[in-house]
A computed fold for a 108-nucleotide RNA from a Bacillota bacterium, annotated as Glycine riboswitch aptamer. The model forms 91% of the base pairs in the Rfam consensus. Model confidence (mean pLDDT): 75 of 100.
RNA sequence: AUGACAGUCGCGGGAGAGAACGGCGCAACAGAGCCGUCGCCGAAGGAGCAAGCGGCAAGAGCGGUCUUGCAGUGUGAAUCUCUCAGGUAAAAGUACCGCGGUUGGACG
Numbered sequence: 001a002u003g004a005c006a007g008u009c010g011c012g013g014g015a016g017a018g019a020a021c022g023g024c025g026c027a028a029c030a031g032a033g034c035c036g037u038c039g040c041c042g043a044a045g046g047a048g049c050a051a052g053c054g055g056c057a058a059g060a061g062c063g064g065u066c067u068u069g070c071a072g073u074g075u076g077a078a079u080c081u082c083u084c085a086g087g088u089a090a091a092a093g094u095a096c097c098g099c100g101g102u103u104g105g106a107c108g
């Protein structure tokens, strides 16, 4: 000094689903909050697993290894599944995407 990739910050984009019902509460309506009752969503977070790899056994082979079988305890993904959490008018937030700053940093 280049900067794959990762963390973090800022800006922009960013869906889904009852402004549910009853009570408290605020001067009033709504909302936030609390208690109870159901319905719904998946894209904060969290959890689960398929193939494969790994393991064991047998056979073949000079060797590297290959083939078959077994078990489910190891590893193993998501935008899939669950719905614990979260959400369910607007606002805010959201996985993810783009740009920029910053920190670390593979390869060269």
Base pairs, nucleotide, nucleotide: 005104006103007102008101009100010099011098012097013096018038020037021036022035023034024033039088040087041086045084046082047081048080052075053074055070056069057068058067059066060065